[in-house]
The part of an RNA shown here (small-subunit ribosomal RNA, 5' domain) has 512 nucleotides and comes from an uncultured bacterium. The coordinates come from a structure-prediction model, not an experiment, and the mean pLDDT is 85. The full RNA is in RNAcentral, with records from ENA and SILVA. Its Rfam family is "Bacterial small subunit ribosomal RNA". Gene Ontology terms of the family: ribosome and structural constituent of ribosome.
Context: one part of a larger RNA
Formats: sequence, C1' cells, structure tokens
RNA sequence: GGACGUACGCUGGCGGCGUGCUUAACACAUGCAAGUCGAACGAGGUUUAGGGAAGAGCUUGCUUGGAACUAAACCGAGUGGCGGACGGGUGAGUAACGCGUGAAUAAUCUGUCCUAUACAGGGGGAUAACGCAUCGAAAGAUGUGCUAAUACCGCGUAGGACCACGAUGUCGCAUGGCAUUGAGGUGAAAGGAGCAAUCCAGUAUAGGGUGAGUUCGCGUCUGAUUAGGCAGUUGGCGGGGUAACGGCCCACCAAACCAACGAUCAGUAGCCGACCUGAGAGGGUGACCGGCCACAUUGGGACUGAGACACGGCCCAAACUCCUACGGGAGGCAGCAGUGGGGAAUAUUGCACAAUGGGGGAAACCCUGAUGCAGCGACGCCGCGUGAGUGAAGAAGUAUUUCGGUAUGUAAAGCUCUAUCAGCAGGGAAGAAGAUGACGGUACCUGCACAAGAAGCCCCGGCUAACUACGUGCCAGCAGCCGCGGUAAUACGUAGGGGGCAAGCGUUAUCC
Repeated sequence: GGACGUACGCUGGCGGCGUGCUUAACACAUGCAAGUCGAACGAGGUUUAGGGAAGAGCUUGCUUGGAACUAAACCGAGUGGCGGACGGGUGAGUAACGCGUGAAUAAUCUGUCCUAUACAGGGGGAUAACGCAUCGAAAGAUGUGCUAAUACCGCGUAGGACCACGAUGUCGCAUGGCAUUGAGGUGAAAGGAGCAAUCCAGUAUAGGGUGAGUUCGCGUCUGAUUAGGCAGUUGGCGGGGUAACGGCCCACCAAACCAACGAUCAGUAGCCGACCUGAGAGGGUGACCGGCCACAUUGGGACUGAGACACGGCCCAAACUCCUACGGGAGGCAGCAGUGGGGAAUAUUGCACAAUGGGGGAAACCCUGAUGCAGCGACGCCGCGUGAGUGAAGAAGUAUUUCGGUAUGUAAAGCUCUAUCAGCAGGGAAGAAGAUGACGGUACCUGCACAAGAAGCCCCGGCUAACUACGUGCCAGCAGCCGCGGUAAUACGUAGGGGGCAAGCGUUAUCC
C1' cells in the first nucleotide's frame, strides 16, 4: 500500500448492485417449508335439477307431504399410482480414492425420457374404507361381517431375455468379449377417457440418453520430544453375499503385509473451481456463487423403492423436553421466519406463485419459505448531492500582535441565477408468445415552488502533507517506532489557523 462475511468510537442526505450467527453441529414456543391424481377404485356426505312412494287433510279428486331412484358439481377420509432419494440447510466428522486431475469397468445398475420390435388371452382369492362388538384417559388397538381396482396371485402364450449343456466363426491386454446357431428348462401384462376417430397408460427385449456404483496412476497440512505397526492382519483354495470386483463375510491352508522415499500414533482440517496479495515465482484463505463429499438430537439397524440405509419415513437404545386417569404415550428448525442462550458481532414470526424452475395431473389446476420481490443494517463497492456566478467597505465577530497590523477571507452579507437529490401534483411502463404482475402507482417522464431539508472525522515533532497562543509543570497525559512532559512544550489539554480524506473518518483483529 492492498484486502476483509469484520467489530468498536464519532458522525450520518439519497440511490443502484451485492451482502449479513465467523461464537453454542446449544436448546427450541408458534406458523408455514411435499404434495398431487375422481381420466386407477369402492363406499359416504353436501348442494342443485329431475323424480314422485308412504303418510296427513278433507269438499272423494283435489291439496299437502316429501322417501326410494336418476343426473351434475363439489367435499373430506380410505385402497391404489407417481413424487416425498430432487429442491433447501449445515461443515460436526473425515488426512481418506474424501477431493482434484487423468484413466478403467471384458466387474456394473439406471424410474421417468427418446428410438425400434413384439405382445396384452382367460381366470381366482382377498383386503382397507364401511357396519357391528370390545379394550384404552389418550395415542391407538383387537375381533367379526361385507365390497372394488391399473392392489394381489395362479394358468396360457414367449424371441435374439434368463439358466445349465453344446457347435461354428471372429476379435482381444489376462480372466475372456462379440456374432450366428441346436435341443431343454424358467419368467409378462391393466386398464382408463371419448359416440367414435383416437389419446393416455400396461408387458417383454434391444439400442440411445441421463444419472449413479466400483477400481487404479499422480497430487493433497504439522509433529520423530510418535519407530516400529498389524491376527481377517497378507495371500491362496472353496463357498456365501452384492447390480458389480473384492477378506466384503465365512470354513480351511500358508505366514505373510506396511515402514526412515516416514508406517503407526498424535494434533489440526470438509476438498476444489476460485478469492486476497504479489511484477512474477510464491504466500494466505476456502464467506457469498458453482462442482463434489459428509451429516440431520447421539449411537445402531434394516424396510420400501429404479434410486435411501432416507433432514420434515420406520424400528431399537441413550440423553433431553412435553402430556398422562401413572397403566402408558408424544417430539426432533444444521428448511424459512422467529425465541432464549453464547458472543465484540450478524436481519422480518413480510408479499407472491406474476416470472424462472420443480412435483403430481390428459387437462383445468393444485402444491412449492426453491425462487422472484419487499423490509432492516453506511456491512461492502459504485454513483450523486449538500449549490453556481458576482461580490473589498477586505464589514462584524474570533484568534494573534512588535498595537502599526496580520489571519480567518470572496469567505459571509448583498445582487443575479439554477433545481440534481429530497418535497408536492399529473401521467405511467418493460418484465407476459392470447389471458394472468407479488414487485408497484415502483422505475421513468412532465409540471410546480423554495437555496432551502442534507458534513463530518482524523491529523499537524521526524518518518508524513500541515503552526501559533494559552493552560499544565516528569503532574495530568501522549505514543505505530524514535520518543515527548521536571515553568517560555509546533509531541499533553483547549482555542485560532492549517493539512488529509469525505457520507464517511479513525482505531482494532487477521492475511499478503
């Protein structure tokens, strides 16, 4: 000198764009943050429109009455489907194939999407909802009876899919791969909407795309005042398990394996693109934004599923909090707001799905604290303003003085203008492909009036731009270093003047 997620002191006019718990991965009241589909399914309810039974009144063919049933729209439970593995948060753990980079997968999987081929025949038994009964304070649970499906299960059909046994060709870096083929075995499906056309779904296989798993080379902080470490340990054979290789797991056999090119142990730490600094080489950092990883009160476990060992799913254990009729139950903000606490320190219990994107749906549409916006904070960067011209009687005041003056100083006043920002009034967007705008009567434009409403902070001994007076008297104090202060202090305090920066200025912490 530059930088910063800063904080503190004094001061503070406006706007744009960013940014804001670095500490307790401490505990959390309340609300919201993941739903959706009636064009998969059965039942129920509400409303409307039809419909008119039983019954009632009597004037005996009229009035009243409104049940069953039909249709449409809607409502909230239940079965079923898809989505809750994305999006959002945090950095505790992790020195590791975690990350970065380059390869490998002949050792792998991949819902939805795209392309292609083929198919969808015929049956069955249940079950929730619901009714009844029972238990319980509640959370909830049990029994029994009925019912539907794109829920579930056989049968049929089946190729180049899978399994085991062969044959031929061809290729490769080993195990082997690919193509063609023989006979045998195994395994599919679901319907819905529409008058229909057709559309949306369903099953199998192959290819693509996307996403993911796994493996390897190299790189990745400090300590030797950590020198030996290791028993599923290292390898083999055989099995199990997995989508897949593998001590991943198991039985048996062998005794290996790592290490001074730093094993093991201990400490610290999420990694990177990047960011800061520097001429560069380097050094430091890993906030915001983007990629990867890990975690979801602590520890463990699996289920479902294409995908999880799953933040707002399940089970067990633990700590904590809450309810309880004491028998037993409920909960998890490192989502968005917000509260307490900690701290030098960090914001609103806001608006909207209008846009972009995501989930569901044929669609209408619904959901979306993602996101878009608004609010708060000079926290940062950038821009603008606090007036412009003229004005010497060099006014007054103040400071100083050698008492003559000098400085403040064209500064003020006065005169002539202007209106950026702020104010008032009128108009008023783009962002939205036909409609739909939270922002927002916002940005912007026009008009109006008044110099009004808008300047401070630090410094002045040298480094280092800027000096005098008074007070104090090694006191009070200053100080980044050198050092000032003991009676003439340009170094302390105040004043006048001056210098620097400016809606900021100075200090502190940290990095280069």